[in-house]
Parts: sequence; C1' cells; structure tokens
RNA sequence: GGGCGGUUAGCUCAGUUGGCAGAGCGACUGGUUUACACCCAGUAGGUCGGCGGUUCGAAUCCGUCACCGCCCACCA
Repeated sequence: GGGCGGUUAGCUCAGUUGGCAGAGCGACUGGUUUACACCCAGUAGGUCGGCGGUUCGAAUCCGUCACCGCCCACCA
C1' cells in the first nucleotide's frame, strides 16, 4: 500500500424486507431474610464510532475518516 471482517447500554452480544432501539449479565430500588446470598418484582442506563449523502423515514443503503482484528504485497 491492497483486500476482508468488526465498532449498538458499564460488559458480552442480537437487531429479519429501511418503519416504536433490545436480550443476558452487571448497577440501583423494593419484597423476602435477624442479616447476607439466592430468589421475586420494578427502575435507570444509548447522539447505534465521527462526518456527509440517498430517502417521507437510516443501527440498517452509499461515500469518507478514525480505531480494532485477520490475510496479502512491499521494504529490510
């Protein structure tokens, strides 16, 4: 330098044909308990990596940039 994959909640990850952003774990509150844990119920937490474009409408499609991983090439 070229190609491919990835970036979504604190963490691990889903998200179908473009149409209300989700699960598990964790956190917090309440119940339960003498208390803690387990268990049960609930709550909070997101500019969907950045910018731009297409569209009535973008996590999703297109361009570009950044970062992470893999492969190839080049140099030595």
The RNA shown here (transfer RNA) has 76 nucleotides and comes from a Rhodospirillaceae bacterium. Rfam family: tRNA. The family's RNA type in Rfam is transfer RNA. Its family is annotated with triplet codon-amino acid adaptor activity in the Gene Ontology. Rfam's curators write: Transfer RNA (tRNA) molecules are approximately 80 nucleotides in length. Its mean pLDDT, the model's own confidence on a scale to 100, is 81. The sequence is in RNAcentral, with records from ENA.